[in-house]
RNA sequence: GAAGGUAUAGCUCAGUGGUAGAGCGCGUGCCUAGUGUUCAUGAGGUCCUGGGUUCAAUUCCCAGUACCUCUC
Numbered sequence: 001g002a003a004g005g006u007a008u009a010g011c012u013c014a015g016u017g018g019u020a021g022a023g024c025g026c027g028u029g030c031c032u033a034g035u036g037u038u039c040a041u042g043a044g045g046u047c048c049u050g051g052g053u054u055c056a057a058u059u060c061c062c063a064g065u066a067c068c069u070c071u072c
Stems, first nucleotide, its partner, number of pairs: 001071001003069005010024004018055001026042004048064005
C1' cells in the first nucleotide's frame, strides 16, 4: 500500500428503518443478630464523529477516527 471486520449503559454483548434492551455491576427497599444469597425497585445511553437518502436512521450509503485480522 490492498482487503476484511469491530465501535451501543461502568464491563461483556443483543437489537433491527418506526421514540434502545439483557446479564453482571451500582443505589434503595425487603429479609437477617450480622454477612452473603434470593426477591422487588431505581438510576445510568449525543447508539465513535461528520454528511447524505428517507415522512422517519442505532440500522441503509459516503467520508473520517481508533482498534483488530489477513496479505504484499
Predicted 3D model of a 72-nucleotide RNA (transfer RNA) from Camelus ferus. The RNAcentral record of the sequence draws on Rfam. Its Rfam family is "tRNA". Rfam's curators write: Transfer RNA (tRNA) molecules are approximately 80 nucleotides in length. Lineage of the source: Eukaryota > Craniata > Amniota > Camelidae > Camelus. The coordinates come from a structure-prediction model, not an experiment, and the mean pLDDT is 81.